[in-house]
Parts: sequence; C1' cells; structure tokens
RNA sequence: GGGCGAGUGGCGGAAUCGGUAGACGCGCUAGACUCAAAAUCUGGUUCUAGCAAUAGAGUGGGGGUUCAAGUCCCCCCUCGCCCA
Repeated sequence: GGGCGAGUGGCGGAAUCGGUAGACGCGCUAGACUCAAAAUCUGGUUCUAGCAAUAGAGUGGGGGUUCAAGUCCCCCCUCGCCCA
C1' cells in the first nucleotide's frame, strides 16, 4: 500500500427484510431472609439539566438517503486478521 471484519450503558453482549435502542448476563444499589454475613429471592440501575414533574442528548467521529437509520451509502479514526 491492498483486501476482509469489528466499534452499542461501568463490563460482556443482543437488536428479523430499516419501524422508533439497550434484551440477557455480570457489576453496583435498596429491600427481604439471618444474631451477623455469605448464598438465595425481589425492585432499581445510559448520561446531562432540574427540588420534582419533566425536558434534552445518546450506538467510534462527520456527512448523506428516508416519513423513519445501530442497521443502507460516502469520508475519516481506532483495533484485529490476511495479502504484498
């Protein structure tokens, strides 16, 4: 230099043929149980602003297509594998 693949909450990891994000697990947190703890069970858990109700933002970064994009197209960044 060329080809292929990957990037989603604190972590791992889902999301059908584009249909309005974050399933599930881990972790954390509150409660139950216990003399107390562990284990187990139940609830909560993206971020920001706000006393709250609520509002806004968010799938590596930027742009495009579309009524609608994690998903499709273009450029870039990072990582992995292969070729030279």
Predicted 3D model of an 84-nucleotide RNA (transfer RNA) from a Candidatus Saccharimonadota bacterium.
The coordinates come from a structure-prediction model, not an experiment, and the mean pLDDT is 80.
Its Rfam family is "tRNA".